[in-house]
RNA sequence: UAUUAUUGUAAAGCGCCUGGGCUAUGAGGAACGUAAACAACCAUAGCUGACGAGGAGGAGGUUUAUCGAGUUUAAUCGGCGGAUACCUCCCGGUUGUACAUCUCAACCGAUAUGUUUUGAUUCGAAACCGAAAAGGCAACUUUUUGUACAAGAAUAAAAACGAGAUGACCA
Repeated sequence: UAUUAUUGUAAAGCGCCUGGGCUAUGAGGAACGUAAACAACCAUAGCUGACGAGGAGGAGGUUUAUCGAGUUUAAUCGGCGGAUACCUCCCGGUUGUACAUCUCAACCGAUAUGUUUUGAUUCGAAACCGAAAAGGCAACUUUUUGUACAAGAAUAAAAACGAGAUGACCA
């Protein structure tokens, strides 16, 4: 350098750790006590630090970036970075009561949805909690499994409301 094989990574609730909390070892040595060990403080090495749902037309800008679940007693706490968030413009789609084009408005992004209301049907999570296995001295981590619960999504309906211009067609 080339080829082959295997493993890992290729993330976006995502990554990281100088705070905090926790563990181990060393050092330390208070109080009680002892066969021994165990505090504070210090050093070293570690652990923890977002649970899923949803999410990228292009460019620019901005930064505490959507939704719920859990917790709220140290923590999903604190900090840093990133980011599919938001805004503007451009492109594209749908609707605006038959059709086409243009403008405008609203809402969306190639799975492209006008607004409001009403019910119907279907779909709809993980952590948590319980059980087990594996790894680690430990803090803790990983995996499997049992059970439950969202926001919301989809389908087909009903009702109300929702521009203008031009053209073509028909009468």

Description:
Predicted 3D model of a 171-nucleotide RNA (glmS glucosamine-6-phosphate activated ribozyme aptamer) from Gracilibacillus boraciitolerans JCM 21714. The sequence is in RNAcentral, with records from Rfam and Ribocentre. The coordinates come from a structure-prediction model, not an experiment, and the mean pLDDT is 77. Taxonomically the source falls in Gracilibacillus boraciitolerans (Bacteria, Bacillota, Bacilli, Caryophanales). Its Rfam family is "glmS glucosamine-6-phosphate activated ribozyme aptamer". By type it is a riboswitch. A reference for the family is Winkler et al. (2004), "Control of gene expression by a natural metabolite-responsive ribozyme", Nature. Rfam describes the family as follows. This entry contains a glucosamine-6-phosphate activated ribozyme that is found in the mRNA for GlmS. GlmS is an enzyme that uses fructose-6-phosphate and glutamine to generate glucosamine-6-phosphate. The ribozyme catalyses self cleavage of the glmS mRNA that is thought to regulate GlmS activity. The same sequence occurs in records of 2 taxa.